[in-house]
Context: one part of a larger RNA
RNA sequence: UGACGGGGGCCCGCACAAGCGGUGGAGUAUGUGGUUUAAUUCGAUGCAAAGCGAAGAACCUUACCAGGGCUUGACAUGCCGCGAAUACUCUUGAAAGAGAGGAAUGCCUUUAGGGAAAACGCGGACACAGGUGGUGCAUGGCUGUCGUCAGCUCGUGCCGUAAGGUGUUGGGUUAAGUCCCGCAACGAGCGCAACCCUCGUGUUUAGUUGCCAUCGUUGAGCUUGGAACCCUAAACAUACUGCCGGUUAUAAGCCGGAGGAAGGGGAGGAUAACGUCAAGUCAUCAUGCCCCUUAUGCCCUGGGCGACACACGUACUACAAUGGGCGGGACAAAGGGUCGCAAUCCUGUAAAGGUAAGCUAACUCUAAAACCCAUUCUAAGUUCGGAUUGCAGGCUGCAACUCGCCUGCAUGAAGUAGGAAUCGCUAGUAAUCGCCGGUCAGCCAUACGGCGGUGAAUUUGUUCCCGGGCCUUGUACA
Numbered sequence: 001u002g003a004c005g006g007g008g009g010c011c012c013g014c015a016c017a018a019g020c021g022g023u024g025g026a027g028u029a030u031g032u033g034g035u036u037u038a039a040u041u042c043g044a045u046g047c048a049a050a051g052c053g054a055a056g057a058a059c060c061u062u063a064c065c066a067g068g069g070c071u072u073g074a075c076a077u078g079c080c081g082c083g084a085a086u087a088c089u090c091u092u093g094a095a096a097g098a099g100a101g102g103a104a105u106g107c108c109u110u111u112a113g114g115g116a117a118a119a120c121g122c123g124g125a126c127a128c129a130g131g132u133g134g135u136g137c138a139u140g141g142c143u144g145u146c147g148u149c150a151g152c153u154c155g156u157g158c159c160g161u162a163a164g165g166u167g168u169u170g171g172g173u174u175a176a177g178u179c180c181c182g183c184a185a186c187g188a189g190c191g192c193a194a195c196c197c198u199c200g201u202g203u204u205u206a207g208u209u210g211c212c213a214u215c216g217u218u219g220a221g222c223u224u225g226g227a228a229c230c231c232u233a234a235a236c237a238u239a240c241u242g243c244c245g246g247u248u249a250u251a252a253g254c255c256g257g258a259g260g261a262a263g264g265g266g267a268g269g270a271u272a273a274c275g276u277c278a279a280g281u282c283a284u285c286a287u288g289c290c291c292c293u294u295a296u297g298c299c300c301u302g303g304g305c306g307a308c309a310c311a312c313g314u315a316c317u318a319c320a321a322u323g324g325g326c327g328g329g330a331c332a333a334a335g336g337g338u339c340g341c342a343a344u345c346c347u348g349u350a351a352a353g354g355u356a357a358g359c360u361a362a363c364u365c366u367a368a369a370a371c372c373c374a375u376u377c378u379a380a381g382u383u384c385g386g387a388u389u390g391c392a393g394g395c396u397g398c399a400a401c402u403c404g405c406c407u408g409c410a411u412g413a414a415g416u417a418g419g420a421a422u423c424g425c426u427a428g429u430a431a432u433c434g435c436c437g438g439u440c441a442g443c444c445a446u447a448c449g450g451c452g453g454u455g456a457a458u459u460u461g462u463u464c465c466c467g468g469g470c471c472u473u474g475u476a477c478a
Stems, first nucleotide, its partner, number of pairs: 001478002003475003007472007015462002019425005026317008034308002042053002064303007073128001077127002079124005088101005107115002130292002133290003139286002141281003144277001146275001151190006157166003170181003196269004201237007211226003240263001243257005306444001319418001323377003327373003335365003340359002345354003384415001389410007431454007
């Protein structure tokens, strides 16, 4: 100087407390361990692995296994020979591939014919290719974590023999090493804040396919007019403790008030200092060294990654009446669409099929659901719950057996609120309700990322648990 302490002081955080809803019990989905297996490819392992890499494993992907094949190779550059390229048929085979057959030349110069540049195919020899093989404890790059915590340092000066200290400590204050005051310090840098994006208010500009009025219609920008409103999308304005009162040290600030759409950081996002964990990744990529080279490389078919006594994590659906069924009625936002989204009409109980207008988009996907009204069920393993299984179908796709999704009929399991323990959340939040997207032929999505609808309770406080910051103290620790 650090680190540590079941030492002390001060402070903060959904850390506790106060509340609300969960997990842990059930069924299912999914990931992991274990076991099994020819293979169940590999990685991730307290917080910070486990719906993670994977924004989508039937083939492909695919790295694994079995079998069938190849050896200058699926891919790159260089050399030689033949043929320009290319297209077709047959045999064998699970395919990859292997074998065979015949057809046929376009450019240049010339017309018996010859030459063959670039590119491409086949064959050959060698340099080489190739490796998702090893080492993340050889590395770059990227990432997690402490933590959006308020810290981490430097120059000059001063103090100390030196390590080092001071500054950065102290008194206040703040979300903040934020600001003020004081001080052997005076300044500065990386962080904080601000600058960026979205939302909230207004003004201006613009006015179609949107809006308002009118006209008519089963319905439809379909007729006429308007730019006030809604909306759309660009620019600008607005909030700064600016004003008033109190308080404090005549400071920084804090408390209350006015005005205001918004008030003291207005709400949310992006943004992550010096460093820690030899943290993670050699399987995104790059790369040193080591290793394989008729194989640890490459092609193909089939299988596996989907197994199942069990254990753990994360979710979904429930156990019902604040509910289930049936009929009718209402209100979003944000996204996607030409190899696409598809209205309407017809067929079908339905999934869906047929038809086909419109749309590079105020057309369509699109029905929002919870909600409201009416009615039924009456406390039951039920008209709760929907697992499981049988049958019949639909769709995608060469192909749904291993191993897809969806529909109808039938079946109708566990489950009556979950032990010890444990998680999230402070406001348009929790809870609850649907909608959309990416990946994608299809989909195992209950995941992930967004969007809006309805919309709470509680916070006395910091004794305790956990994590962190500053000061101080002890130390057989470095």